[in-house]
């Protein structure tokens, strides 16, 4: 001075105002919001990842009516799902500054949802700390 592994904690924001209507936080006009890692320089729009759904799954573990079947864990595969340009500064920026745009899973709902309710007191990219770790 250090790695794998293990443990703990953390780990998503937003409908304010108005219109129509029997009814809308769902439509219309304006409003508001932006997970994680990467990138010569700070990103919702670049590259990649996560959340949803489906399939398979060695070892190990659990359950049952047990030559079998089901489940957990783990790993893998597939499907679905969106969006940016111009100018400026600069060695360097689709990331900063200026301007103008655009996008937003699934299920529910007296009426179509990025913002409400629900799966979710869930899962999770990942981050921090501890241990590993001694002379």
């Nucleotide at each position: 001075g250090a790695a794998a592994g293990c443990c703990u904690u953390u780990g998503g924001g937003g409908c304010c105002g108005g219109g129509u209507g029997a009814a809308a936080g769902u439509c219309c006009c304006g409003a508001c919001c932006g997970g994680c890692g990467g990138u010569c320089a700070c990103a919702g729009u670049c590259c990649g990842c996560a959340a949803g759904c489906g399939g398979c799954u060695u070892c190990u573990c659990c359950c049952c009516g047990a030559u079998g079947g089901g489940g957990a864990c783990u790993g893998c595969c597939g499907c679905a799902g969106g969006a940016u340009c111009c100018g400026g500064c600069g060695c360097a920026a689709u990331u900063c500054c200026g301007g103008a745009a655009c996008c937003g899973a699934c299920a529910g709902u007296u009426a179509c949802a990025g913002u409400c309710u629900g799966g979710a007191u869930g899962g999770g990219a990942a981050a921090a700390g501890g241990u590993g770790a001694a002379a």

Model confidence (mean pLDDT): 81 of 100. A computed fold for a 135-nucleotide RNA, annotated as FMN riboswitch aptamer (RFN element). Its Rfam family is "FMN riboswitch aptamer (RFN element)". About the family: The RFN element is a highly conserved domain that is found frequently in the 5'-untranslated regions of prokaryotic mRNAs that encode for flavin mononucleotide (FMN) biosynthesis and transport proteins. Its family is annotated with FMN binding in the Gene Ontology.